Molecule: SAM riboswitch aptamer (S box leader)
Organism: soil metagenome
């Protein structure tokens, strides 16, 4: 740098002694004990396991071996992750509502348990 995911899931002891949620802002969690450190159980299937299919390549010769990428399923003993709150929510675009008044139209600020897409982040594989 690139691809892919990011609405789901799954906490207890210890030790520790005051911060934590990546960054602003918001807003939550924390002395009924927070971050790190250690054990222990979980969750999840990203890479890797296995099986199945058709393809492609090589090989060998009665349709059969062996590799690829693809696809569907499966296990969780491997290597990584994660276990508050959608990735806490918002941060830029675009759109809806609200604001708006008997009735019809409507700007600017700004507002939303609204929607869609982007950024940035975090996982993992390269």
């Nucleotide at each position: 740098c690139u691809c892919a995911u990011u609405g789901c899931g799954a906490g207890g002891g210890g030790u520790g002694g005051a911060g934590g949620g990546a960054c602003c802002a918001g807003c939550c969690c924390g002395u009924u004990g927070a971050a790190g450190c250690c054990c222990c159980g979980g969750c999840a299937a990203c890479c890797g396991c296995c099986u199945c299919g058709g393809u492609c390549a090589c090989g060998g010769a009665g349709u059969c071996g062996u590799g690829a990428a693809c696809g569907a399923g499966g296990a969780a003993a491997g290597g990584u992750g994660c276990c508050a709150a959608c990735u806490c929510u918002g941060g830029c675009c675009c759109g809806g509502c609200c604001g708006a008044c008997a009735a019809g139209a409507a700007a600017a600020u700004g507002g939303c348990c609204c929607g869609g897409g982007g950024a940035a982040g975090a996982u993992g594989a390269g």